[in-house]
Molecule: transfer RNA
Organism: Patescibacteria group bacterium
RNA sequence: GGGCAAUUAGCUCAAUGGCAGAGCGUCUGUUUUACACGCAGAAGGUUGUAGGUUCGAUCCCUACAUUGCCCA
Numbered sequence: 001g002g003g004c005a006a007u008u009a010g011c012u013c014a015a016u017g018g019c020a021g022a023g024c025g026u027c028u029g030u031u032u033u034a035c036a037c038g039c040a041g042a043a044g045g046u047u048g049u050a051g052g053u054u055c056g057a058u059c060c061c062u063a064c065a066u067u068g069c070c071c072a
Stems, first nucleotide, its partner, number of pairs: 001071007010024004018055001026042005048064005
């Protein structure tokens, strides 16, 4: 320098263009002498950034950024 892939909650990951979710974690309550486990509930997201297409974008298109892999 060229090519490919990835970027979504604190972590690991889902999500056919139509209200963004799960597991683990965190917090509260319950249970216990107490802790843990269990049970019930809650909080937590500018879906990497900026544009475009569309009635509507995590999803489609473009550029950029970061990370990884391959080629030279």